Fluoride riboswitch aptamer (crcB RNA motif) from an Acidimicrobiia bacterium, 63 nucleotides, folded computationally. Of the family's consensus pairs, 100% are formed in the model. The prediction has a mean pLDDT of 76. Lineage of the source: Bacteria > Bacillati > Actinomycetota > Acidimicrobiia. Rfam family: Fluoride riboswitch aptamer (crcB RNA motif). Gene Ontology terms of the family: positive regulation of gene expression and response to fluoride.
[in-house]
RNA sequence: GGUGUGGGCGGCGAUGGAGCCCGCCGUUCAGACCGCCGCAAGGCUGAUGGCUCCUACCUCAUA
Numbered sequence: 001g002g003u004g005u006g007g008g009c010g011g012c013g014a015u016g017g018a019g020c021c022c023g024c025c026g027u028u029c030a031g032a033c034c035g036c037c038g039c040a041a042g043g044c045u046g047a048u049g050g051c052u053c054c055u056a057c058c059u060c061a062u063a
Stems, first nucleotide, its partner, number of pairs: 009026005016054006035044003
């Protein structure tokens, strides 16, 4: 690069974007999903479901 065969629905996974992987919900309604502590006031961790990268934020150091 060519040929053959098979597969290729949507949504969701506590704050943004992309790729890959995993899990969950589903065809009218719906459901998956919507963090934790605290009686309350109020307080705490993290931009991921997981990995990598980017953006934003936070901390430290150097110039």